This is a predicted structure of a 165-nucleotide RNA (Lysine riboswitch aptamer) from uncultured Fusicatenibacter sp. The RNAcentral record of the sequence draws on MGnify. The source organism's lineage runs through Bacteria, Bacillati, Clostridia, Lachnospiraceae and Fusicatenibacter. The prediction has a mean pLDDT of 76.
[in-house]
This record gives sequence, C1' cells and structure tokens, in this order.
RNA sequence: AGAUAGAGGUUGCAUAUUUUAUCAGUACGCUGCCGGAUGAAACGGGUCAGAGGAAAGCAGCGGAAAGGAAAAUAUGCCGAAGAGACAUGUUCCCCCGCAGGACACGGUUUCUGGGCGCAGGCUGAAGAAGUCUGCGACUGUCAUCGAUGGAUGGAGAGCUAUCUG
Repeated sequence: AGAUAGAGGUUGCAUAUUUUAUCAGUACGCUGCCGGAUGAAACGGGUCAGAGGAAAGCAGCGGAAAGGAAAAUAUGCCGAAGAGACAUGUUCCCCCGCAGGACACGGUUUCUGGGCGCAGGCUGAAGAAGUCUGCGACUGUCAUCGAUGGAUGGAGAGCUAUCUG
C1' cells in the first nucleotide's frame, strides 16, 4: 500500500409492506340565509366565471386525501446515512412569466464518529417528527500523559483482526 472480515447500539442507519392514531368534522360538495362586486396559490399578463348574484360569513346534510408519526414484519447495511451550495429535469395553479415549495437523477464541492437533552431558526395541522446552528452531559474509537481512578485532544479517508506485497 492492497484485499478480506468485524466493532460502536436494547432508540446504530436506511428502505419496503401491513395495521393504527392524528391530519379533521379540516379541505371539498349540495341546500338555505346573509352580503352586494369581485374570484380562480404571492405578483404581473391573459382566459374563464360573476347582478340569472362574486368573495367572505352563518346554518343544515354529507365528508376525504397526501405528507409526516407509532408498532410489527422483512430486507440491505456500519459514510451505514443525513444536510448545505451550484447546475439539470419534473411537479405544485385554468394558461404563461416570475417568485416560492416539493421530488428525482446523476455531477461537483463542503460538513457530520453515534445517539440523547436544552434553546432558537426553517418546514409542518401540530406541544409530533425532521433538519440547521449553538450549548451540555453520555457513549464508542485512537493518540498523549498518569502507579491507578482518570485527564486532555483528534476524527470514520478513522479503528480492530487476518492475509498478501
């Protein structure tokens, strides 16, 4: 230097399926009342609808879904995986532009050993979850120091074992 095999943990990581709760008595549909000129996802342009009554609001009758979550099972694994930026494509609206969001693909690059807690931001229906930043202790690993308990520091391109050169 290369190859192979491993470890961190009882919440390791990711994916898929099923069930359940939430989403929500919400969106939406119909009817009636009210209202009296706008409405169709921010903005602009168009198009369509609207005094044969727009939006909003109230009442009645009906009434979802997606994303996200928990549990179980299965599969693949230990940069497992995740995130940011750039670029491309798709998608979210009646159409276009533009803004914003989501997703995908592979490309370049940067960061993170792992899970947890607290605070704030983003996202989200949410006091859930995710993610980012900061702080905190815990934990695994290596290095240095120490008689020891332990202390300090580093990062997974690491660490341990075996084999080959």